RNA sequence: UUGAUCCUGGCUCAGAACGAACGCUGGCGGCGCGCUUAACACGUGCAAGUCGAGCGAGAAAGCCCCUUCGGGGGUGAGUACAGCGGCGCACGGGUGAGUAACACGUGGACAAUCUACCUCGAAGUGGGGGAUAACUUCGCGAAAGUGGGGCUAAUACCGCAUAAUCUUCUUUUGCCGAGGUGAAAGGAGGAAAGGUUUACCGCUUUGAGAUGAGUCUGCGGCCCAUCAGCUAGUUGGUAGGGUAACGGCCUACCAAGGCGACGACGGGUAGCUGGCCUGAGAGGGUAACCAGCCACACUGGAACUGGAACACGGUCCAGACUCCUACGGGAGGCAGCAGUGGGGAAUCUUGCGCAAUGGGGGAAACCCUGACGCAGCGACGCCGCGUGGGUGAAGAAGGCCUUCGGGUUGUAAAGCCCUGUCGCAGAGGAAGAAAAGGCAACUUGACGGUACUCUGUGAGAAAGCACAGGCUAACUCCGUGCCAGCAGCCGCGGUAACACGGAGUGUGCGAGCGUUGUUCGGAAUCACUGGGCGUAAAGCGAUUGUAGGCGGAUUAUCAAGUCGGUUGUGAAAUCCCGGGGCUCAACCCCGGACUGGCAUCCGAAACUGAUAGUCUUGAGUCCGGUAGAGGGCAGUGGAAUUCCCGGUGUAGAGGUGAAAUUCGUAGAUAUCGGGAAGAACACCAGUGGCGAAGGCGACUGCCUAGGCCGAGACUGACGCUGAGAAUCGAAAGCGUGGGGAGCGAACAGGAUUAGAUACCCUGGUAGUCCACGCCGUCAACGGUGGGCACUAGGUGGUGCGGGUGUCUGACCCCUGCGCCGCCGGAGUUAACGCAUUAAGUGCCCCGCCUGGGGAGUACGGCCGCAAGGCUAAAACUCAAAGGAAUUGACGGGGGCCCGCACAAGCGGAGGAGCAUGUGGUUUAAUUCGAUGAUACGCGAGGAACCUUACCUGGGCUUGAACGUAUGGUGCAUGAGUGUGAAAGCACUCUUUCCUUCACAGGACUUCAUACGAGGUGCUGCAUGGUUGUCGUCAGCUCGUGCCGUGAGGUGUUAGGUUAAGUCCUGCAACGAGCGCAACCCCUGUUUCUAGUUGCCAGCAGGUUAUGCUGGGCACUCUAGAAAGACUGCCUGCGCAAGCAGAGAGGAAGGUGGGGAUGACGUCAAAUCAGCACGGCCCUUACGUCCAGGGCUACACACGUGCUACAAUGGUCGGCACAGAGGGUGGCUACCCGGCGACGGGAUGCUAAUCUCCAAAGUCGAUCUUAGUUCGGAUCGAAGUCUGCAACUCGACUUCGUGGAGUUGGAUUCGCUAGUAAUCGUAUAUCAGCCAUGAUACGGUGAAUACGUUCCCGGGCCUUGUACACACCGCCCGUCAAGCCAUGGAAGUUGGGGGUACCUGAAGUCGAUUACCGUAAGGGAUUGCCUAGGGUAAACCGAUAACUGGGGCUAAGUCG
Repeated sequence: UUGAUCCUGGCUCAGAACGAACGCUGGCGGCGCGCUUAACACGUGCAAGUCGAGCGAGAAAGCCCCUUCGGGGGUGAGUACAGCGGCGCACGGGUGAGUAACACGUGGACAAUCUACCUCGAAGUGGGGGAUAACUUCGCGAAAGUGGGGCUAAUACCGCAUAAUCUUCUUUUGCCGAGGUGAAAGGAGGAAAGGUUUACCGCUUUGAGAUGAGUCUGCGGCCCAUCAGCUAGUUGGUAGGGUAACGGCCUACCAAGGCGACGACGGGUAGCUGGCCUGAGAGGGUAACCAGCCACACUGGAACUGGAACACGGUCCAGACUCCUACGGGAGGCAGCAGUGGGGAAUCUUGCGCAAUGGGGGAAACCCUGACGCAGCGACGCCGCGUGGGUGAAGAAGGCCUUCGGGUUGUAAAGCCCUGUCGCAGAGGAAGAAAAGGCAACUUGACGGUACUCUGUGAGAAAGCACAGGCUAACUCCGUGCCAGCAGCCGCGGUAACACGGAGUGUGCGAGCGUUGUUCGGAAUCACUGGGCGUAAAGCGAUUGUAGGCGGAUUAUCAAGUCGGUUGUGAAAUCCCGGGGCUCAACCCCGGACUGGCAUCCGAAACUGAUAGUCUUGAGUCCGGUAGAGGGCAGUGGAAUUCCCGGUGUAGAGGUGAAAUUCGUAGAUAUCGGGAAGAACACCAGUGGCGAAGGCGACUGCCUAGGCCGAGACUGACGCUGAGAAUCGAAAGCGUGGGGAGCGAACAGGAUUAGAUACCCUGGUAGUCCACGCCGUCAACGGUGGGCACUAGGUGGUGCGGGUGUCUGACCCCUGCGCCGCCGGAGUUAACGCAUUAAGUGCCCCGCCUGGGGAGUACGGCCGCAAGGCUAAAACUCAAAGGAAUUGACGGGGGCCCGCACAAGCGGAGGAGCAUGUGGUUUAAUUCGAUGAUACGCGAGGAACCUUACCUGGGCUUGAACGUAUGGUGCAUGAGUGUGAAAGCACUCUUUCCUUCACAGGACUUCAUACGAGGUGCUGCAUGGUUGUCGUCAGCUCGUGCCGUGAGGUGUUAGGUUAAGUCCUGCAACGAGCGCAACCCCUGUUUCUAGUUGCCAGCAGGUUAUGCUGGGCACUCUAGAAAGACUGCCUGCGCAAGCAGAGAGGAAGGUGGGGAUGACGUCAAAUCAGCACGGCCCUUACGUCCAGGGCUACACACGUGCUACAAUGGUCGGCACAGAGGGUGGCUACCCGGCGACGGGAUGCUAAUCUCCAAAGUCGAUCUUAGUUCGGAUCGAAGUCUGCAACUCGACUUCGUGGAGUUGGAUUCGCUAGUAAUCGUAUAUCAGCCAUGAUACGGUGAAUACGUUCCCGGGCCUUGUACACACCGCCCGUCAAGCCAUGGAAGUUGGGGGUACCUGAAGUCGAUUACCGUAAGGGAUUGCCUAGGGUAAACCGAUAACUGGGGCUAAGUCG
C1' cells in the first nucleotide's frame, strides 16, 4: 500500500555534525580555521648557512698626503668578494602520489646492531714528508664552463715512532647455557692537529651514559571467490661474499620443498594511528587543523659524501616539459613562504619582525632562520555583545480581514522621561622582558599609540531569513484556472487553491537564515547486544559422508580457555572531574582521574579443554519371530484393443450439442470360429502397505536391502549434524540398436467461430515399450531440513506382542512398543491455522532470506552431443509489491423464495395514412432544457399577435415596474397635431386637489442628482427546495452486553411460517428506532339521525303527459354518526406461529377491492428557464420598448398515439339506460331561419331546483366480400365562428375528390376481474384552437395461469475473487510512436603490471696482456645486473555500422 483492518516490507521526514559551497541579508569584538579538485604548469623575491680564535691570498670607491702629473704613499683594511679547510646542509618546513606492507597500532626480542654533536671517566697529543686550490700565465668555448704550464699554506693529505683495559687469533678457567660475560698467559694488528693567548677551545684511543636510528617477531585493522590454485631464489641445507647487524640479502652446489577455503595467488580501493563526528550502548563513518610514525620531492634508475641520505632548495644517467643558443651545445625543477595561470561549486597578502620561543654556525660579539611571533583578507566555524530602556488607549492614521457590528497589526507607533554597551572625538596608556652567561653598568617590543582607563557627545549609524495542507510550531484575502507553477514523502493546480504567485497576519531562528552535498542516527532495514524462513522474501529434490561445529556417566592429573591479585606499558594533546587566567564565554594553563588492550609474575581448579583410567543408559552386534505394490533378474497367465484368415449377414456404420471429414455394395458396422502382435495388469483397493526421495500394483522362482516386535548376551561413547564431494533422482528430451497393439505432440482434413494456427471430431509421425549411455529439471509440496529431550487428552487404521474370559480358535475387554490418520486443550501465530507425526518449550548442526520490476536475465566460469543446467550481477525504473482476515459488489457458482418475469391467454406496437414529440438537416432565427431503463402526446393543463426567452429592423439609457434622500416644476395631469410600421421623436393648446388669511406644507406628476435597478447570461459538478428510479422491494440501523489485536461480528444467522426482519421456536444476547402492518380516504352491507333543490309507498287534487300540487319521509338517495371481519367458531395437521376445508354463519373471509402513504441510501440522475440562492460575467447593453418573422421549415430516421384495412361490420330509421364534472364576459331550454357549422329571438339558472347530456346496445331495413355503400388521407369549391388580425399558421360545416391500406419481417408492449378489450361522457388550460394529448367518469364485459427449467428484475443464506470508480470492473501479450539505460558486434582507440625475445645509459661490484707509474695505484677496455626503448600474444577499458531484449510514457491497433 486498503473501502476499512492487522501484519510483512521498502521509500520518506523530524536530530546532531562539517576544512564546506550556493541564495538572500549583514553592526562590533575575541579565539580558531582557510586548494577536499590538477602529486597540473610555474615568472619574480625570499625560505641554510656560518666560522679570520684552522689556512694562504687579498682589492676598490671614498678621504688625506706627496708628485717629475706618468704616478706614488697612508687610510679604507687584513675589510669586501672568492678559494682551501671545519661544522651544518639527513633538522626545521611541505605534500599524501605510491603503499594492503612488519607500512601503521600494540606488546615483546637483538646472546644479531650502530649512534656526529652532548655528559661522566681513563690514556695520549712525539717526530717527519710530499702535494694542491686560490694566485699568475698561455689556450678552447656564443655561453655554461674547461684544459695546459708555474708558485704557495693549513686543524687538508701521507708515512714513521710509541701504546692499552682497543681489535683479532691460540691456550686454561668461573657463571650463564644462545656467537653472552668475567679472569689469566702468549702472538699479531692499529692513533693524533693544532688555534688564540694563560686559561680555555680542539685532536687521538678507549669505557660508560644519554639521545637517535636499524633489524626481527606475536596479535590487530578494507572489498571482490564471476580471482582457486600459487611458487624456481621458489622452501631448506652446506660453503663463500656482502652489511653496523641476522637472513636467499647475493653467488655456487645439494635436496624438493614452501603457501592455500582459518582464503594463498590475482584484481580493486586506500597513507596508518592518537583522535574527530554520530550513537543509550554495542557499533557505524572518517583520517582537515594539532600530535606520533611512514612514504615522496618533475618521472624512472643509480650511486657518491657522511655518524646518519641512496639526500625537497646535492651529484650522475635516461625520459617528458619549459627556457637560452652563434645550432656546436647548455640551463631548470614552489608537494618551503608569498604569488601567477589552469582546473573547480570552492579556499587568503608577492605584508612586518627576528622583540619572544626554537634551530644552525661561532670562544664570543654576532650572522642566518617565510620555523616561529604578529598583522592583513574571508560571517568559514565557535563564543560574547549590541541594534535601546521606562511610560504611553483617542486602542490615532495607514494596511489587511469583515457576519459591516467590528476584529487585527497593537503599547506597537507618535508623545513624554531616561541610559550610554557600541560608535565618534579628545586625553592617558600597558603586560608580554629577564632568565642563562663573566659581572659593574647599560641596552633590547614586530604586534602598537594596540588592548585597557577616563572625559565629552548623542537613540543618534546597526535586522534579516525561512516557513505557515499532513508529517511540523504557525491562516486569511486577492490573482491564476491541469496554465503558470510547487514538491523531502504523501501529493497540490481543470473558477470559490489554508499546497502555485502577491498581500496581510502568524510561527521558528536570529547577524544570521535557508538550500545543496556528505556522515551517523532514527533503521531491531544484516539483528554480537537484537530478526527471520507452512501461506508475506526465505528449507538444498533426496540420501551417504570428508573437513569443521557440538557431544553421555565417573575418577585422577595438567592448567590452554576461565577467575583473582602483582608489576610494566598504554606519548602529549583531546574527552571527563577539580582548580585557576583573559570583565563572562569560546579559548588557554595546572592538577587528578580514565585509557575494556597487550605483556609479566604469583595463585584457584567448579565448568570447557588435554592426558590416563573406569562405566552402561546413547549407538551398535548376535539370536528368534513378523508384515509389506521395497529393489534386481528370469519365466508364466488371462481379459481387452487392433490387425489377418474363414463363416453368417446387408446397408449402413462411425462420430457429435448438431454435423462433416472418415469407413462401407471391391460387403463395412454387427456376429461366430481360428491366428498374430505389442502394451497394460479390471475386481481385490482401503486418508491400506513399502521405500531416503523420485517412486512401487497380475502370478511363480532365484538373488538382495531396510523396518518392527520379543528375550537375553556382547562391544564400550564407537554419537548428532554436515561446507565442499559423491550417489540416486518423475516426465519430457538426446545418442546407438531393437520394438511398435493402443494412445498420441507435430502435421492433414472436418466442424465451431467475426477470426479459431484452440477447445470437439476423423486420421496420424516422433514418442510412449526394451537394452545400453546421457540429461539432472518440476507445484521434486506436508509449499514445513536433520537429531535429541520435555509438555492434557479423545477416537480410528495397520504391524508385532502380554493378560483375562471361553473347549482350541474366532471374538470381547484391559494393556506394551512401532507406523499411518482425524478431532481437540494449554501454548503459539499477523491471522488462517498448528497442536506428542508441533508451526509449543529447549539444546546442537547445516541450508536459505533482506522492497517490487529489470532477472533467475547479461557477462565470466564449470557441466552437457545438443536442448540446456549450475553459479549469478548492474545500469535503469516504481512507491509500492505482498500475506491473512473483514464488509460489500460481482460470477455464463450453489441453495431457498418472489414479481404479468417467463409460461398459458386476450388485445396491441413494428407494415399504411394522418396527428404529435425527438434526432438530423436546413435557416437570419428555426429560443432553451429533458437523452438506456428513469428523454422522445416530456417542462407545455392550449406558440396566429401576446406568450417568447430566438432572428431582422427601428428606438430608449437611473432605464419598462417599485422604494429612499435632496432639489426644481405646479405651465403638471389632460386634450390635440405632424411624422412613423409601431415604439418613439418633435410640436401646439388648456391650466390640479387638500390644509391655510398668506407665506408655507402635504398629496400627486414630471425632471435632475445620488443610492438601490435589470439580465430566461454561465455554473444543477458550489447549493436550497422539488422530482424521477431501484421499489411499496423488505429491508436499513442503534444502545448495552458478549466475541475478535483489529476492520468487524453477534443481535438481523438457524428450524418453521408469512404479502412482509409477519409471527413462532431455538440461540450470548437483551432491548429499541426508521421501514412492513394498522390507524386516514373512497367503495361494498346494515342501523340511527336529518329530509331540500332529492324521493313518491299509501291519501287527496290536477294534466294529453310529467312529484305537477297538497301532503308524507316508508323506500331510493343525500351526508353525518355508528355497527360489522378478529382465523372469532368447527374439523384436520402442527410444540407454536400458522396452514388447509368450494366448512358453518355472513353483504363481505383470511390484507374484501381501490387510493393516499415511498425506510437507510444509490445514480456528482433531473431542474440556476417555476421559485430561491453563493460565485463569476454584461451595464447607451448579454438590460428595455416596438413592428415583422421564427419556434409550425423537410430528402430522411425513431418514439408515442389516432383512424383503418371491414359483415361480431358499414349506412339509414325507430327506441332505451349512466356516472362524474362544469356554467353569469357563462351554460342555455324553447321557437324561427339555414342541408349544416351556425345565426336571430327568448326562458331558466350563481345551480341535488335551470342547463350542458351519452355511445356501444336494442328493434327493423339495406349492403354481400368487392380496394367495396370498407377506408378516409389528399385536393378543389363554397361557407360558419372566435379574434385588432386566421397569408406564413386556427377550428368547424356543406358539396365534390376518394390516395395508401386486404391484419403487418426480425423483434417488441400491456393486462390476472369488474381487470383486459370495447363504448361513449366530463373537465383543466382556453377569445379560438391544431386535444387523436392529459386527467377523471361511468356503460358493456372476457380468456388463461400446468408450472418455476429458461429470459429479465429483486430478497435471504452460502461459496470464489488479483474487483472497491466495485464485471460497463480488473488485466495480458504482440504491433505502431517517443525517450532512457544496457548486452552482443566486424572494426577503431587507449591503459597498466607481468611473460617471451632483441637492444641497453649512468652506476656499484668483478675481470684484464698492451698506456702512465719503480711500486702502491690510476687510466682505458670489458663481464654481470639494470632504468629506458622495440617486437609479439594474451588482459582490462572507451567507442562503433548493425543487432538483442528491458524500462518508462492520460486517452493508438489486434485479440
Annotation
Predicted 3D model of a 1455-nucleotide RNA (small-subunit ribosomal RNA) from an uncultured organism. The sequence is in RNAcentral, with records from ENA. Rfam family: Bacterial small subunit ribosomal RNA.